[in-house]
The RNA shown here (c-di-GMP-I riboswitch aptamer) has 80 nucleotides and comes from Paractinoplanes maris.
RNA sequence: UGCCCGAACAGGCAAACCCGUCGCAAGGCGGGGACGCAAAGCCAGGGGCCUCCCUCCAUGGAGGCAGCCCAGCCGCCGAA
Repeated sequence: UGCCCGAACAGGCAAACCCGUCGCAAGGCGGGGACGCAAAGCCAGGGGCCUCCCUCCAUGGAGGCAGCCCAGCCGCCGAA
């Protein structure tokens, strides 16, 4: 110094819930708030889940979720 790794430190993110706002909805955004997180950073490519539509259904269409898993990209700190 790099990788595995995850003690400490610095800095970071922010579940539920509440308020505002956008959306038919799933849900998004902003504020408050912290259950947690070493990728709880980015990314809907694969799987999964959720919503709406096609009278119904999905093997169809349009969306949502990365804080469900995998792949891809990038990355802070530095003990054992």
Description:
The source organism's lineage runs through Bacteria, Actinomycetota, Actinomycetes, Micromonosporales and Paractinoplanes. It was read from a public genome assembly, where an Rfam model found it.